[in-house]
Molecule: small-subunit ribosomal RNA
Organism: uncultured bacterium
RNA sequence: ACGAACGCUGGCGGCGUGCUUAACACAUGCAAGUGGAGCGACGAACCAGGCUUCGGCCUGGGGCAGAGCCGCGAACGGGUGAGUAACACGUGGGUAACGUGCCCCGAUGACUGGGACAACCCGAGGAAACUCGGGCUAAUACCGGAUAUGCCCCCUCACGAGAGUGAGGUGUGUAAAGGAAGCUUCGGCCUCCGCAUCGGGAUCGGCCCGCGGCGCAUUAGCUUGUUGGUGGGGUAACGGCCUACCAAGGCGACGAUGCGUAGCUGGUCUGAGAGGACGAUCAGCCACACUGGGACUGAGACACGGCCCAGACUCCUACGGGAGGCAGCAGUGGGGAAUCUUGCGCAAUGCGCGAAAGCGUGACGCAGCAACGCCGCGUGGGGGAAGACGGCCUUCGGGUUGUAAACCCCUUUCAGUUGGGACGAAGGUCGGGCGGUGAAUAGCCGUUCCGGCUGACGGUACCUUCACAAGAAGCCCCGGCUAACUACGUGCCAGCAGCCGCGGUAAUACGUAGGGGGCAAGCGUUGUCCGGAAUCAUUGGGCGUAAAGAGCGUGUAGGCGGCCCGGUAAGUCCGCUGUGAAAGUCGGGGGCUCAACCCUCGAAUGCCGGCGGAUACUGUCGGGCUAGAGUCCGGAAGAGGCGAGUGGAAUUCCUGGUGUAGCGGUGAAAUGCGCAGAUAUCAGGAGGAACACCAACGGCGAAGGCAGCUCGCUGGGACGGAACUGACGCUGAGACGCGAAAGCGUGGGGAGCAAACAGGAUUAGAUACCCUGGUAGUCCACGCCGUAAACGAUGGACACUAGGUGUGGGAGGUGUCGACUCCUUCCGUGCCGAAGCUAACGCAUUAAGUGUCCCGCCUGGGGAGUACGGCCGCAAGGCUAAAACUCAAAGGAAUUGACGGGGGCCCGCACAAGCAGCGGAGCAUGUGGUUUAAUUCGACGCAACGCGAAGAACCUUACCUGGGCUUGACAUGUUCCUGACCGGUGUGGAAACACACCUUUCCUUCGGGACAGGAUCACAGGUGGUGCAUGGCUGUCGUCAGCUCGUGUCGUGAGAUGUUGGGUUAAGUCCCGCAACGAGCGCAACCCCCGUCGUAUGUUGCCAGCAUUUAGUUGGGGACUCAUACGAGACUGCCGGUGACAAACCGGAGGAAGGUGGGGAUGACGUCAAGUCCUCAUGCCCCUUAUGUCCAGGGCUACACACGUGCUACAUUGGCCGAUACAAACCGUCGCAAACUCGCAAGGGUGAGCUAAUCGGAGAAAGUCGGUCUCAGUUCGGAUUGUCGGCUGCAACUCGCCGGCAUGAAGUUGGAAUCGCUAAGUAAUCGCGGAUCAGCAUGCUCGCGGGAUAGCGUACCUCGGCUCUGGCCACGUUUGUGUUGCAUCACGAAAGCUGGCUGUACUAGAAAUCGCUCCGCUAACCCGCAAGGGAGGCAGGCGCUUAAGGUAUGGUCAGUGAUUGGGGUG
Repeated sequence: ACGAACGCUGGCGGCGUGCUUAACACAUGCAAGUGGAGCGACGAACCAGGCUUCGGCCUGGGGCAGAGCCGCGAACGGGUGAGUAACACGUGGGUAACGUGCCCCGAUGACUGGGACAACCCGAGGAAACUCGGGCUAAUACCGGAUAUGCCCCCUCACGAGAGUGAGGUGUGUAAAGGAAGCUUCGGCCUCCGCAUCGGGAUCGGCCCGCGGCGCAUUAGCUUGUUGGUGGGGUAACGGCCUACCAAGGCGACGAUGCGUAGCUGGUCUGAGAGGACGAUCAGCCACACUGGGACUGAGACACGGCCCAGACUCCUACGGGAGGCAGCAGUGGGGAAUCUUGCGCAAUGCGCGAAAGCGUGACGCAGCAACGCCGCGUGGGGGAAGACGGCCUUCGGGUUGUAAACCCCUUUCAGUUGGGACGAAGGUCGGGCGGUGAAUAGCCGUUCCGGCUGACGGUACCUUCACAAGAAGCCCCGGCUAACUACGUGCCAGCAGCCGCGGUAAUACGUAGGGGGCAAGCGUUGUCCGGAAUCAUUGGGCGUAAAGAGCGUGUAGGCGGCCCGGUAAGUCCGCUGUGAAAGUCGGGGGCUCAACCCUCGAAUGCCGGCGGAUACUGUCGGGCUAGAGUCCGGAAGAGGCGAGUGGAAUUCCUGGUGUAGCGGUGAAAUGCGCAGAUAUCAGGAGGAACACCAACGGCGAAGGCAGCUCGCUGGGACGGAACUGACGCUGAGACGCGAAAGCGUGGGGAGCAAACAGGAUUAGAUACCCUGGUAGUCCACGCCGUAAACGAUGGACACUAGGUGUGGGAGGUGUCGACUCCUUCCGUGCCGAAGCUAACGCAUUAAGUGUCCCGCCUGGGGAGUACGGCCGCAAGGCUAAAACUCAAAGGAAUUGACGGGGGCCCGCACAAGCAGCGGAGCAUGUGGUUUAAUUCGACGCAACGCGAAGAACCUUACCUGGGCUUGACAUGUUCCUGACCGGUGUGGAAACACACCUUUCCUUCGGGACAGGAUCACAGGUGGUGCAUGGCUGUCGUCAGCUCGUGUCGUGAGAUGUUGGGUUAAGUCCCGCAACGAGCGCAACCCCCGUCGUAUGUUGCCAGCAUUUAGUUGGGGACUCAUACGAGACUGCCGGUGACAAACCGGAGGAAGGUGGGGAUGACGUCAAGUCCUCAUGCCCCUUAUGUCCAGGGCUACACACGUGCUACAUUGGCCGAUACAAACCGUCGCAAACUCGCAAGGGUGAGCUAAUCGGAGAAAGUCGGUCUCAGUUCGGAUUGUCGGCUGCAACUCGCCGGCAUGAAGUUGGAAUCGCUAAGUAAUCGCGGAUCAGCAUGCUCGCGGGAUAGCGUACCUCGGCUCUGGCCACGUUUGUGUUGCAUCACGAAAGCUGGCUGUACUAGAAAUCGCUCCGCUAACCCGCAAGGGAGGCAGGCGCUUAAGGUAUGGUCAGUGAUUGGGGUG
């Protein structure tokens, strides 16, 4: 934007528009007639005359309706778009190759005769349609003759290139004396309409030509009336239009032919334009009229509402036969998403006929239906804050709906009502007037004179009266794009979605509501076209890596092309002119109240034609030049090609010698070879293939490619010279040639190597990688194939645009005796770089820079370089090359991370070296699982599992069963009532609880209050859910050395730099360097404990010396230990060496301690949606006589099993017995408890002391000394069980701990696998204290004693960390490819089958034209008195052409097909 459709909604008017589909089929009505002034017949009403038996009849006039003859029209107007790729259309020309009714102008004429046929009448046939026979008749119907200005044909002459024009001569052919009016002296005259011939005009047509507008080349060749000529025919006319003959042509890559699609144009829509798409309405042209064919009539048709034939269909029928054609206007059925009334009128405009009046007209003018479109109007305007009610939200304060409503004032368009009421009518006609002609008061003509009549729309537009804000708003949207946000519901459901994407319990995205935004009688959706899309790029793109340079060359057509002069004027440019229909678009003006709409004027219309001019450029013609290109001469370089010959090394094989048991091969092996003598070694021989070193980022070639040496033949290039040609050039669609490897054919050859194949290994498998063999092949000749990551992933040519440095070839210069060196220059081949370019990477005189010319190629990924078709090939296959379907990406370059069975550096009990364990047993404990009424919940790799839990008999407790309570076990507040509450005793009960009794307040202003109980309302309560809504806290990487920021700089950007690099460190620790300079959080240090010393103070601590004791007991002492404080000390400070004069490291001295002295606390940015809603806090959700709360009992303690963590062991480095030594830290008044005493013991009794350097727990144990046991299931080991006791506690049954006696299980050092620990007071081992706690410790945690082995490394493996790098390959993750199966979708193949279109051959042959014929029939003319004959015509027959049909055989396009192939999706 729309000829739209669909959904929701819908007040009015104007102007437009309305079957895009089935050119499907059609009921009914209407859409083309008209003329009596061409003709005959008929002859109503009426008029006049006559007659009358009054019924009427006759004559004359008059002329309705219907039919007929005749004329004109019916070829226009109206519809449709099937066909058509064509001179069909558009535009410009031609026709000297043509026609033209009606109309106009001019000239001339209109004489004389004749015979019929309809109507009508009679008869006949038929159901009908209709038809046949006989008879009568008119004409502006038909025919003969005359006339001929002229016209046509023929001949002659003149002009002309020709066609033709003009002049002269011989033959042919024409008329309606018709019609009407008037006048008339009846003879005629006059006017008009008509007729004929010729010439001209106008209009409308026919034919021809240039140019223009479509898809497929997977359509490349087409053509026999085909191309041309001659003769003839035909036409209005040229022409193979047709025919006979002759010739063999004609068209085509500038796209013929074929196939598909399509009416063309003015224009319409879109777009800045260039373009693109379309061709409704309106206008021009064409084509068609049920389908196919055909002619007739006519000025014009091969004819929409005519004819004939054939076919299909429908209808009528008496079955014999007939009728029909809405793509005219309405209308019906059908198809479809979808498109209207079986209306009114000829009043206007136009058309046909007519002299005219007039008649006809579904053209047209109007009305109806439809928001289908465009335009206009309305649904009210002003005021109005208590910001009402209600709704919604809320942080509960309020906000918003919102001046919105109510209310007050005002207006009345539109709709409604009342009354009035057009324009469109001009013309025509009638009556009158006037004028002209005329003899005329007639007729005719004219009239800007007067009056009457004529309107479908329509009582419509418009104007007006009245009343009331009264009757009139919806639709879509609100995550971003994109204007507009909240609540509830829902919970990956229901749903949304144009793209991105929303929805899994806090959804601005779903649904609803409130609010908001947009548009508005509409609003959305769908479809289609253009735009955006520079996404087919003319304007205006690209091709190194994103899609894209052909593998390379030679060269045809084509495109493009050096310098100078002259001609021409095709291209080009300018002026004038013709044309470019109207409408439309644009501008001016005007008319409907405005607008839409309409009228008018102008501009524009790129194109095409004609005339004139210009000559720079291009073209073309002519002349010249040498700078491009080529030829020639010279000396050099080269794996350039082809052919022939030849050489040595090596492998293998053969023969012989020596020689003996292995060889070979691999990660390790085996297969294999070898005692029949291998491997090894020596000599000789055979054969094939390839050429080490030189060798290079060297050379040559167009590319592929080319390598021992020699000879022959041969191509190309560079350099130097400047003799010759004179633009001879560049590119290159097709075409032709060359073209690695593999492969194919024929014949050779075959040493080594080696697809296939065999065997051995590897492996889960191993149709592989490794090994042993081994055939094609690799080699040669000839012939095919024609592809490669054929790559510089970079087409060719020319010109221009900084340099530096290698290297190959040539020439020159300086210099020298000469060689070298050095300098300059041309060509080739590399590297690095400026400008510039590039998305970046990168390219950069060898361009991917700047330009010119030519070619090839690209247009999202997959499907697919595939299918089908064609061409090529022996085959393999190659070249050309789609679509359906499917996806929302595929891809490039760079960035940051992560990752690697990548590199580098480094650290850590990471490995290694060791010690001791775990995994096996029994038990303890936790977990899984199972069980159960419940076994409450959480934690799940490291980083869950002796974890939350520093301690489940009740409690705890959250779980289960049962019994209770409901403002509640607990908090705050409101209102009301009562008076205590607490405590004690008793009863019931399992208890909670209930009841009874006893006892029992304070303050006061006397109102009441505090406190307690009861009732009521707000509320409490929840270990209910969500740790994936959260805070806080915690774990982990990890005490790893990292993580960032500001400014600057670099980059289009992400980002980089800093932080990288060289050293060094435990450390991003420090130093140096550096486009960076600084800074922050981390590291380190500052804090605590331990280690040395000092000072101060000495009680409850200590005791050297002095006294005194059983005993630091006491006196005394402060020296020591120790305690408590405060200090000192260590900083790479010093020396030597190394290192860069650095940082630092190594060694040493001194020192209690040395390079961080040891340990603790301290945990960067962040990661794991890590853990915790059951510590606490908290959003949302959920429960509210229960998911709250109280109580009793049970459970968390279960037990076929599995795992984690531990304890105790398996014993002699030991067990048992006895004796004996040495700690630190900690705890204690609801407590620790000595001593004494009882008990075998656990423990009991009693209770000193201690609020703790004082007293107590408290005996440390391993150890040491002595004794005993002697290798055994034991004097090891202690599980399990029995029994008797003790302790705590309301209570030890489920379910505590301890002791005595008895019992005496497994277990003899533990598979795969796996944990901890580093020179240190560490591992191992042994005991001690504490928290929790009434009681309960193999767990946790603190301290003490004794106290090691091994390593001194980072090479491998493994774990972790840091850092760097990652073009290709390789590797890893997600994934993908591949294969198989299933489901599904589209496509290909396929024995075939079916249909459309079409070719060829034959057959057949309707109607019809034409030709021939015509023993039948025949009015006009001729002969004849007539009969009759002739000419001509008709029927009939035959022939040519030919539609439908038939047969046969091809082509092509579709549909379908068991089965089958690959592909897409899951």